[in-house]
Context: one part of a larger RNA
RNA sequence: AGUGCACGGCGGAUGCCUAGGCACUAGGAGCCGAUGAAGGACGCGACGAACAGCGAAAUGCUACGGGGAGCCGUAAGUAGGCAGAGAUCCGUAGGUGUCCGAAUGGGGGAACCCACUAGCUUCGGCUAGUACCAUGUGGUGAAUACAUAGCCACAUCGGAGGAAAACCUGGGGAACUGAAACAUCUUAGUACCCAGAGGAAAAGAAAGCAAUAGCGAUUCCCUAAGUAGAGGCGAUUGAACGGGGAACAGCCCAGACACCGUAUAGGAGUUACAAAACAUCAUCAUAGUAGAAUUGUAUUGGAAAAGCAAACCAAAGAGGGUGAAAGUCCCGUACACGAAAUGGUGAUGUCUCCGGUGUCGAAGAGUAAGGCGGAGCACGAGGAAUUCUGUCUGAAGAUGCGAGGACCAUCUCGUAAGGCUAAAUACUACCUAGUGACCGAUAGUGAACCAGUACCGUGAGGGAAAGGUGAAAAGAACCCUUGGCAGGGAGUGAAAAGAACCUGAAACCGUGUACUUACAAGUAGUCAGAGCCCGUUAAUGGGUGAUGGCGUGCCUUUUGUAGAAUGAACCGGCGAGUUAUGAUAGUUUGCAAGGUUAAGCUUUAAGAAGUGGAGCCGUAGCGAAAGCGAGUCUUAAUAGGGCGAAUUAGUAGAUUGUCGUAGACCCGAAACCGAGUGAUCUAGCCAUGAGCAGGUUGAAGCUUGGGUAAAACCAGGUGGAGGACCGAACCAGGGACUGUUGCAAUAGUCUUGGAUGACUUGUGGCUAGGGGUGAAAUUCCAAUCGAACUCGGAUAUAGCUGGUUCUCCCCGAAAUAGCUUUAGGGCUAGCGUUGCAAUUAUUUUUAUUGAAGGUAGAGCGCUGAAUGGGUGCGGGCCUCCCCUCGAGGUACCUAUCUCAAUUAAACUUCGAAUGUCAAUAAAAAGUAGCAGCAGUCAGACUAUGAGUGAUAAGGCCCAUAGUCAAGAGGGAAACAGCCCAGACCGCCAGUUAAGGUCCCAAAAUCUAUGCUAAGUGGGAAAGGAUGUGGUAUUGUUCAAACAACUAGGAGGUUGGCUUAGAAGCAGCCACCCUUUAAAGAGUGCGUAAUAGCUCACUAGUCGAGUGACUCUGCGCCGAAAAUGUACCGGGGCUAAAACAUCAUACCGAAACUGCGGAUUUGAAAUUUGUUUCAAGUGGUAGGGGAGCGUUCUAAGGGCAACGAAGGUAGACCGUGAGGACUACUGGAGCGCUUAGAAGUGAGAAUGCCGGUGUAAGUAACGAAAAGACAGGUGAGAAUCCUGUCCGUCAAAAACCUAAGGUUUCCAGGGGAAGGCUCGUCCGCCCUGGGUAAGUCGGGUCCUAAGGUGAGGCUGAAAAGCGUAGCCGAUGGCCAUCAGGUGUAUAUUCCUGAACUAGUAAUUAAACUGAUUGGAGCAACAGAGGAGGAUAACGUCCGCCCCUUAGUGGAUUGGGGUCGAGAAUACAAGUCUGUGAUGGAGGCAAAUCCCUAUCACUAAAAGGAUGAGUAUUGUUAGCUAAAGGAUGAUGAUUUCAUACUCUCGAGAAAAACUUCUAGGGUUAAUUUAAUUACUACCCGUACCGUAAACCGACACAGGUAGGUAGGUAGAGAAUACUAAGACGCGC
Repeated sequence: AGUGCACGGCGGAUGCCUAGGCACUAGGAGCCGAUGAAGGACGCGACGAACAGCGAAAUGCUACGGGGAGCCGUAAGUAGGCAGAGAUCCGUAGGUGUCCGAAUGGGGGAACCCACUAGCUUCGGCUAGUACCAUGUGGUGAAUACAUAGCCACAUCGGAGGAAAACCUGGGGAACUGAAACAUCUUAGUACCCAGAGGAAAAGAAAGCAAUAGCGAUUCCCUAAGUAGAGGCGAUUGAACGGGGAACAGCCCAGACACCGUAUAGGAGUUACAAAACAUCAUCAUAGUAGAAUUGUAUUGGAAAAGCAAACCAAAGAGGGUGAAAGUCCCGUACACGAAAUGGUGAUGUCUCCGGUGUCGAAGAGUAAGGCGGAGCACGAGGAAUUCUGUCUGAAGAUGCGAGGACCAUCUCGUAAGGCUAAAUACUACCUAGUGACCGAUAGUGAACCAGUACCGUGAGGGAAAGGUGAAAAGAACCCUUGGCAGGGAGUGAAAAGAACCUGAAACCGUGUACUUACAAGUAGUCAGAGCCCGUUAAUGGGUGAUGGCGUGCCUUUUGUAGAAUGAACCGGCGAGUUAUGAUAGUUUGCAAGGUUAAGCUUUAAGAAGUGGAGCCGUAGCGAAAGCGAGUCUUAAUAGGGCGAAUUAGUAGAUUGUCGUAGACCCGAAACCGAGUGAUCUAGCCAUGAGCAGGUUGAAGCUUGGGUAAAACCAGGUGGAGGACCGAACCAGGGACUGUUGCAAUAGUCUUGGAUGACUUGUGGCUAGGGGUGAAAUUCCAAUCGAACUCGGAUAUAGCUGGUUCUCCCCGAAAUAGCUUUAGGGCUAGCGUUGCAAUUAUUUUUAUUGAAGGUAGAGCGCUGAAUGGGUGCGGGCCUCCCCUCGAGGUACCUAUCUCAAUUAAACUUCGAAUGUCAAUAAAAAGUAGCAGCAGUCAGACUAUGAGUGAUAAGGCCCAUAGUCAAGAGGGAAACAGCCCAGACCGCCAGUUAAGGUCCCAAAAUCUAUGCUAAGUGGGAAAGGAUGUGGUAUUGUUCAAACAACUAGGAGGUUGGCUUAGAAGCAGCCACCCUUUAAAGAGUGCGUAAUAGCUCACUAGUCGAGUGACUCUGCGCCGAAAAUGUACCGGGGCUAAAACAUCAUACCGAAACUGCGGAUUUGAAAUUUGUUUCAAGUGGUAGGGGAGCGUUCUAAGGGCAACGAAGGUAGACCGUGAGGACUACUGGAGCGCUUAGAAGUGAGAAUGCCGGUGUAAGUAACGAAAAGACAGGUGAGAAUCCUGUCCGUCAAAAACCUAAGGUUUCCAGGGGAAGGCUCGUCCGCCCUGGGUAAGUCGGGUCCUAAGGUGAGGCUGAAAAGCGUAGCCGAUGGCCAUCAGGUGUAUAUUCCUGAACUAGUAAUUAAACUGAUUGGAGCAACAGAGGAGGAUAACGUCCGCCCCUUAGUGGAUUGGGGUCGAGAAUACAAGUCUGUGAUGGAGGCAAAUCCCUAUCACUAAAAGGAUGAGUAUUGUUAGCUAAAGGAUGAUGAUUUCAUACUCUCGAGAAAAACUUCUAGGGUUAAUUUAAUUACUACCCGUACCGUAAACCGACACAGGUAGGUAGGUAGAGAAUACUAAGACGCGC
């Protein structure tokens, strides 16, 4: 480490349970609201939060009833109370009822802010009223005389708003989808939006249907009927009349007269109309009352309701509870009773309202109708009636008019253009009572539990998980260990069931033990099997398993998968052919020439039953129809022919198969449409604010000088322009690297671009998806963009992919044809299966007989192709002649004919085999027919015959056959398609096939004869070779061959020519003669040419065969590849273990046989139980049959505390799905039989949910600013506290502050979890505390963009726009400073000193003066430069304190030396004339504004403003104490919204000043001073470049504004540093 067993942990399946759901039935009720709703916010208790209840009269108040003993909710606790003088509790009727919300006094960011009027007041306040519209009444009253509009007041149980996600009517109105595309059409008048109403709504009393007969408002159900019709006559759509039922109900106005007549005759009535009240009775609802009957047990048990025994009640044996299973214990149940109050219904009587009857008239006009354009009617413009109307026309008048499906006539029916009308019908948020072959915690609602919660999202919106101790908390006293958690004892209990709590499966993780395992190659099993251990449902037991044989998972998809093609990490639970309706076929039941009811009604227990005959199907067909009818149609026909009859079975249920319509087996799009939500991101725009260190350049203009007739022009100076330059902050993002499970869902480092501008940025707003926005990239519109997001249509559609769950038995395909916008889809046929009837109408094989044919082959007569010869028409070329005609030649091309020899899929004078057709015979098999149900339309290889291709392909495409597919077994090493052979099951039996027999490895080292030498066998060609065996032919040879050796190989001659040379041997020609045994005018080498060597040829030696060639067996060379022999499976094999031929034997499969068993079909027999015989039993898609199991129901009969279900284990039974039994666990329900009903069976769907592994003790622990030591605390310290050193930032990593957050702030305590380690610590947990304002910010003031918006305008509706007004800061206006205190607040508290507004009084002075009128002011850009002043800083001196050698002094070094506000005065400067008169205008007026003229003063005076300085001041305060001078310092602050320049020409209103209108004749009003008093609401903690905000995190990112020390430096760059803050939680 493996297997087994035992015991645990983790986990939460299973079983049981139900507190909650789901679907319905019956009855009720169908609205609430300005008398303030629905829905909320905030509060109320002696005790924290929450739910429930209630509302400042707050866990409740009053009255009337009920009830009768306890009560103060969930909720157990403590404390304190209430109750027989009747509490708590239940019912009825009242009171109170904060704030928001239609919200209604105004405003507003809901639950908040700010008011006015009247009355009262204890002077703090309290109470009431105050919105808009409509209608009515009254008043007032413009332009404009009367009037009207308008305005004001009053009245109204007037309106508004909500809901139930339902039902109804109306106004608008899609798309996906279907049509296999799509446009009319369909989906569908559906979804959705909007308006309105009611308990119902709508409709409704014929200008209607019908048809020669009639009916008599509407609505709803059944039927007619899927009919008549409509319809790219496609998909689809689809009435009415009539019949049967439910329920029934009729009236009024458009008018005169007559009669009766004032409440009588009559009619009606309080929720239909016109309208208001009561009494009595009955009954119902809203609380309730009463209610029979059992005991024992010494059975078991913790407990009796169980068992046993004996009783009782029953108009009550429904149900629930009680310590297990209760008629008689409790609550109840049957039956019987009951209301002070309120409400409902009915009746009666008062009562109320209406005048009633008759006659005669009358009888609805921009209407009916028509034209055009639409819509709706089942009816799509059609022949299109009938209905509605946008537009243009436009009647008649009851002797009229309309309708009867164009239209006309006759006939019939009705009487339009006015109105009302119950019931039958639809629905259920809610209340009461009940029911379920509905669920039982992954189910049933999303929600059994504090769920529309937690959580996610800006928002619309989305949206969970989570039940169980026990009968009773009896919830574990006490002891021990421990910091605690926890554990061990003890105790409770029937049982620890022990709160992580019933049962407690599996994955996964362990401990112990038996066997096995350290030379072993492994889809892990299976078959055989030794050894060891154990001892059973007692069986030819169990566990383990040395060793050997065989053996490449499952699913899907495929021609084909171990496949390296798909899917699954593992386990558990959930997870897919259903239901309704119609059709059709089978089975079955009832009745049968008939069968059957539907709606409804009766009854009733939601059942069943009875009734109901409308209707449907059948009984008769034929024809287009009229029509006729066992016939009829065609036709002139009686003929013929077609379809029928002759030959009658249906129908209504149930159930099964299949199909249609519906989501239709399940999951899955990208998309389309509707209604909404989003501009906190981003794009653009609007309003109002803010920001840009420092340095450089030096435009225009101006000026000085020169210059000119004057200009121009030149130079200097001044000046300070610029989408100018360099470069920080700021903005951006070009390059590289890192990062890529990151620090980060876009970052970091280095570098880079812009940086006074078309710049950047804050706050508030606007633009919205068929759209916006866009310096334009299809870019951006909340991490989403060629059309956002959310919800809905919706289960869109998917000819596509994936998945689809128990068993056995019988049969068993296809991958082809035709058609197809068809080719991976479909339909029909082919092939499968099942049933029926009938039988042989059918097929196959063999034999015989008879047919047709044009392939293989063959052939060349035809049609073509093609070769050679002969002949040679014709043509070309050459020569001659040349004027033409011509003549000749030709090794050129060549027709025809001919000779020879060929060739063809689209040639045939010929022509098989096989196959095909028909008949007959035999044998065999079940063929054809009808009906139900299918699947298949991707095929693969092998062999043969063709095509195509390259006579390539594991290629493509046909034909014939086989195998695989769907087929296992044996062989071919392994190997779907090859060879053998078709597996029902078992056997330690036999015989064989293919193929084999040396070993691996079963069987011959078999017999006989050869062959091969190459390991050929055991890879290959052209080509090559004295390899070797056989066969045949032919040379040569004892007259001596072949080979070898020895010797010769000569002379003419160097043949001639050529040549520089050529002598056998460059080349050309010739190739003779001689000597010889033989010797070429030379076979080769060689030389410049010779020479030389050699051959042919000859002799000798030797002594027997030796050459050439043909056919053939087996071999050889040709022969180079990648991890390693590696081209026999291996070892290895040579008279073989190779090859060839022959013989015999053996092995060898799931074949065949034997034995036993199962099952199907047929036949026969049968004692109906079965038996015998024969033939079968591989199987995918698929068809058919028979069963197992799960949940629930009914009946019957059972089990259970002496222990049900569930769980764990076991060696038992069954062919299988499965079923028992036993033991332990468990602790309350559960089987069986026969029927029935289904949410009925999982291993796969990148399935869903939960749990648990592996990787793995691996990566990582989030800026490389850095820690070290000592002490303290503590159970424990790298991490907490303190200290000393060290280090980091310093235009920040410091300080203030807006937004945002919302208690994180402070103190004490804690350490489970959070903190990437630790932790004694914390932004964590618990408890307690903390935010103090007339002056700060906001409101009680103002306005901008924008929003809203009385009236108003527009629009199908919803709504859109908009005047006055109002709201709305990012702007305007506006009054406080210093110090101290303090755990946490301070411009807020305290001390001191101020200021603002108002009230009162006093004093003084004066006419006052718009609450909405006039005027002024408020009031505004950018850039630039110079100056004044201050803050700040440096230095020096003085002073104070501390320090420095062991001490004193000196010396050195360090630190400090501060300081308002307010008032007054002064002040660098800056701005400005004063008065008088007249005048158009400023909506009335004006002394104001504006303007003209005149006078005075000429740069002053006066006035306003103003940084700052001085004084008050020896201030107050602070400190241990103590201040002056100075600077080549000096701001980005301030004077200053100044000044200068420029063009882009740069908010509004209030406050404030002033003017009159008006008011007022006396201080009632105003101003000034003093004194006294008053001064409301909200914010205020803390973080705030961040660990508290936005980024899911204690995240290297993002985040507006203010302050800005020192040294060096131009500088806010950079470097170092101060104050201050940190060392980045391993």